Source information:
This is a predicted structure of a 75-nucleotide RNA (transfer RNA) from a Candidatus Kariarchaeaceae archaeon. The RNAcentral record of the sequence draws on ENA. The source organism's lineage runs through Archaea, Candidatus Kariarchaeota, Candidatus Kariarchaeia, Candidatus Kariarchaeales and Candidatus Kariarchaeaceae. Rfam family: tRNA. The family's RNA type in Rfam is transfer RNA. The coordinates come from a structure-prediction model, not an experiment, and the mean pLDDT is 82.
RNA sequence: GGGCUCGUGGUCUAGCUCGGUCAUGACGCCUCGUUUACACCGAGGAGGUCGCCAGUUCAAAUCUGGCCGAGCCCA
Numbered sequence: 001g002g003g004c005u006c007g008u009g010g011u012c013u014a015g016c017u018c019g020g021u022c023a024u025g026a027c028g029c030c031u032c033g034u035u036u037a038c039a040c041c042g043a044g045g046a047g048g049u050c051g052c053c054a055g056u057u058c059a060a061a062u063c064u065g066g067c068c069g070a071g072c073c074c075a
Base pairs, nucleotide, nucleotide: 001074002073003072004071005070006069007068010027011026012025020058029045030044031043032042033041051067052066053065054064055063
C1' cells in the first nucleotide's frame, strides 16, 4: 500500500440480510423489601449523540460515500 470482517449503556450482546411508531437481554451500579448484618432472592430505577461527518429517503442503528479505530490475510 491492497483485500476482508467488525465498531450499539460501565462490560458482553440481540436488532442490520428485508429501513417503520417507544433500541433487546444478561452481568455490573443505585433505591426499596427481606436479614442482627452481609450474601442470595423479590420489586423498581438510572445509565445509549447505535465510532465520527455527509448523502439518499416521508422516515436511517439498518442503505451509500468519506474518515477514524480494532482484528485477520496478502504484498